RNA sequence: CGUAAAUAUGGCAAUGAUGUCUGCCUUGAACCGCUUUAAAAAGCUGAUGACGUCUGUAACACG
Numbered sequence: 001c002g003u004a005a006a007u008a009u010g011g012c013a014a015u016g017a018u019g020u021c022u023g024c025c026u027u028g029a030a031c032c033g034c035u036u037u038a039a040a041a042a043g044c045u046g047a048u049g050a051c052g053u054c055u056g057u058a059a060c061a062c063g
Stems, first nucleotide, its partner, number of pairs: 010025004016054006033044003
């Protein structure tokens, strides 16, 4: 690069990996945070949907 077959043992839930649970979607789907603004610009929170573990980051304290 080409051909053939298979494709729910699927995908997703605002920043990583993994386990469990919950929820959503059925591929023109679910999903893609908030404040402000006509828009742009600007600003803010969080590594979770929830609970753990690891990693990274922030604050404080101790050694």